[in-house]
The RNA shown here (Bacterial RNase P class A) has 382 nucleotides and comes from a Gammaproteobacteria bacterium.
Lineage of the source: Bacteria > Pseudomonadati > Pseudomonadota > Gammaproteobacteria.
Its Rfam family is "Bacterial RNase P class A". By type it is a ribozyme. Rfam describes the family as follows. Ribonuclease P (RNase P) is a ubiquitous endoribonuclease, found in archaea, bacteria and eukarya as well as chloroplasts and mitochondria.
RNA sequence: UUGGUAAACCAGGCGAUCGCCUAUUGCUAUUUUUAAAUUGCUAAUAGGAGGAAAGUCCGGGCUACAUAGGGUAAUGUGCCAGCUAACCGCUGGGCGGAGUAAUCCGACGACAAGUGCAGCAGAGAGAAGACCGCCCCGCUAUGUUUUUGUAUCUCGUAUAUAAAAACGCAGCGGGGUAAGGGUGAAAGGGUGGGGUAAGAGCUCACCGCAUGACUGGUAACAGUUCAUGGCAAGGUAAACUCCACAUGUAGCAAGACCAAAUAGGUAUCCGCAUGGCGUGACCCGCGUUGGAUACGGGUAGGUUGCUUGAGCGUAUUGGUAACGGUACGCCUAGAUGAAUGAUCGUCCACGACAGAACCCGGCUUAUCGGUUUACCAUGUUA
Numbered sequence: 001u002u003g004g005u006a007a008a009c010c011a012g013g014c015g016a017u018c019g020c021c022u023a024u025u026g027c028u029a030u031u032u033u034u035a036a037a038u039u040g041c042u043a044a045u046a047g048g049a050g051g052a053a054a055g056u057c058c059g060g061g062c063u064a065c066a067u068a069g070g071g072u073a074a075u076g077u078g079c080c081a082g083c084u085a086a087c088c089g090c091u092g093g094g095c096g097g098a099g100u101a102a103u104c105c106g107a108c109g110a111c112a113a114g115u116g117c118a119g120c121a122g123a124g125a126g127a128a129g130a131c132c133g134c135c136c137c138g139c140u141a142u143g144u145u146u147u148u149g150u151a152u153c154u155c156g157u158a159u160a161u162a163a164a165a166a167c168g169c170a171g172c173g174g175g176g177u178a179a180g181g182g183u184g185a186a187a188g189g190g191u192g193g194g195g196u197a198a199g200a201g202c203u204c205a206c207c208g209c210a211u212g213a214c215u216g217g218u219a220a221c222a223g224u225u226c227a228u229g230g231c232a233a234g235g236u237a238a239a240c241u242c243c244a245c246a247u248g249u250a251g252c253a254a255g256a257c258c259a260a261a262u263a264g265g266u267a268u269c270c271g272c273a274u275g276g277c278g279u280g281a282c283c284c285g286c287g288u289u290g291g292a293u294a295c296g297g298g299u300a301g302g303u304u305g306c307u308u309g310a311g312c313g314u315a316u317u318g319g320u321a322a323c324g325g326u327a328c329g330c331c332u333a334g335a336u337g338a339a340u341g342a343u344c345g346u347c348c349a350c351g352a353c354a355g356a357a358c359c360c361g362g363c364u365u366a367u368c369g370g371u372u373u374a375c376c377a378u379g380u381u382a
Stems, first nucleotide, its partner, number of pairs: 002377009012347007020048006026041002029038003050353001054364002057362005062251004069284004074247005079093005094108001095106004109242002114240002116236002131181002133177008142168011189207006208231001209229005214223003255304004265295006275289004311330008348351001
C1' cells in the first nucleotide's frame, strides 16, 4: 500500500418564518366550602419516535382468574462453569470442524434399555460372511525331466516301453481360510516381524480401543504417565425412544372507577348435592351452589392503567469477561381516526431502512453513507 477479521459511534446539520402535542407558570371567564376544578389564550419557558420503533420468535415485569396445591400426559432445553429478574440470551472454557492467520460455526446427553431406517449391488449391512481367489486331500486326463529295468539297433546315455520320483497343469468332489481381489456411501482395527499347508491378534512390537489408577483442572476434559486386556457388537436419536432439568392460562382491546340507558326480557335443553360450575387438557384436591344455548333490547361516553424505570450518565472499584458494588448527577413522548409538518436560505458525507401506542431484556430481518480503534496476511522501502 492492498485485502481481510472483530468492535464502537452518527443516522443530515445550521439559521429564519408559520403550524402540531404535552407539562409548568401567567392572564381571562365559570362553579364552589376561597382554595381547588374546568374552559380559553402560543402569552412565556421546557420537552417531543429508532438502531432497528419492524417480525411477534423467546424471556419477564404488571393485571385478572384466585383461596390455590399435587400428579399424569404434553411441550421445551441439552458439553462445563459463570452472569442475569429470566431466557432457546450473553461471557469464558472444553471438544469437534472451516480458514495461512486474525477469527468464525456447532440441532454438542445416551445406540450394550428397546423398536426402527440405510433402495440397488454384494457371500454377508450388525452379535452381520464365503462370490472370485489361496492351500490340502482324493479321482480322472495329460506334458516335461531324472533314475532303474527290459527290448531293438547304426552300440551313441540312440529309439521304444514299463515302473518310480520331481516339476507343472485341466476338470470334478471333499475340507481349511478370511491375509489378497470384487460389490457398495460404509465390510469383523492399522503397520511391520515371526509363524502356518495356506492364512488369521494365531503370536510379538508399536499405534489405536476398553477398563482402572495417578497427575493437572471447580468442571467439561487433558496426558511424551502406569497397569490389565486381544479388544470391535459399525452409522443414524434435525428417527421413535430413554435420561436430566424446566414449564398455569389469558392478555393493556388485561383490569379498576364514574356517569348514563334499557327489557332483572323470551324460549329450549341438562341437572338438582352421588350433581353442576370455576382461565390450557385429564385426575385428585379446594372453593362455590344451578348451568348451557339461541333470539331480542340498552350502552359503547369519561377518568385511570400511562410512564421514575430490573432507567440513563460520569467517576471509582471487584472480575479474564459477561456483569456487579459504591459515590455523585439527570428526568429524556404519552398520542387516542392517532402529535414534530411546510416554506426559504446555506453547508456537506447529498441522507438508505424506516414512525412509539403498557413497559423492559434478547434474538432475527431490512439498511444509503461516514468516522474511529485493535488485530491478521501479502507486497514494497528503511

The RNAcentral record of the sequence draws on ENA.